[in-house]
RNA sequence: GCCACCGUAGCUCAAUCCGGCAGAGCAUCGCAUUCGUAAUGCGGAGGUUAGGGGUUCAACUCCCCUCGGUGGCUCCA
Repeated sequence: GCCACCGUAGCUCAAUCCGGCAGAGCAUCGCAUUCGUAAUGCGGAGGUUAGGGGUUCAACUCCCCUCGGUGGCUCCA
């Protein structure tokens, strides 16, 4: 340098295929339970879906550019 895949909550990941209300587990906070703690149960909070632009009534999803990560290939007098 080229190609492929990936980027979504604090962490690990769904939803993408086939555009139609952004979700789960863990963690965190509150309450219940307990002599107390853990565990357990109930509830809450937590998001620029990497950034920008385009198409569309509507975009995490489709198209283009950029950035970052991983893997492969190539070059290296």
Molecule: transfer RNA
Organism: Nitrospirota bacterium